Model confidence (mean pLDDT): 77 of 100. The RNA shown here (FMN riboswitch aptamer (RFN element)) has 159 nucleotides and comes from uncultured Nocardioides sp. The sequence was found by an Rfam model in a public genome assembly. Its Rfam family is "FMN riboswitch aptamer (RFN element)". The family has 146 seed sequences and 6,230 matches in Rfam 15.1.
[in-house]
RNA sequence: UCGCGUGCUCUGGGGGCGGUGGAACUCCGCACCGGCGGUGACCGAUCCGAGGCCUCGUGGCCUCGCUCGGGAGUCCGCGACCCGGCCACAGCCAGUGGCCGGUUGACCAGGUGGAACUCCUGGACCGACGGUCAAAGUCCGGAUGAGAAGCGCACGCAG
Numbered sequence: 001u002c003g004c005g006u007g008c009u010c011u012g013g014g015g016g017c018g019g020u021g022g023a024a025c026u027c028c029g030c031a032c033c034g035g036c037g038g039u040g041a042c043c044g045a046u047c048c049g050a051g052g053c054c055u056c057g058u059g060g061c062c063u064c065g066c067u068c069g070g071g072a073g074u075c076c077g078c079g080a081c082c083c084g085g086c087c088a089c090a091g092c093c094a095g096u097g098g099c100c101g102g103u104u105g106a107c108c109a110g111g112u113g114g115a116a117c118u119c120c121u122g123g124a125c126c127g128a129c130g131g132u133c134a135a136a137g138u139c140c141g142g143a144u145g146a147g148a149a150g151c152g153c154a155c156g157c158a159g
Stems, first nucleotide, its partner, number of pairs: 003157006010150001016030004031138002033127002035078004042070004048065007073125002082102008107123005129141003
């Protein structure tokens, strides 16, 4: 330094104005928001390498490559929520915990181009469960919870 394993830590944004109404941050009109990993023709940086151009020269510039950082709510995958099965605790149910499985939203058109689901322009669309004087992505609650992958840190193993 690379690989593998274990533990710990970290990890979500948004209701402003008006209308109706007895009552709405829930309806209507105009607003506002976009988790994690991957991909990514784009953007920025750049020690170094290759090529080219300019210069008498020192040196400078351009392109490509390497490297680093950023880059999709709607593409690929993951998680929370929800549902089921098995096991443990319990006399049974309920419940709690563990393991396994299932389910889980939404994009088109035009442009550029060799190529775009990711760039540019335009117009759309989507958003668990429970609660509420009236229906919720934005309020309240489970939740100071849980949590895959990943960054970081520590330890161990192997080369």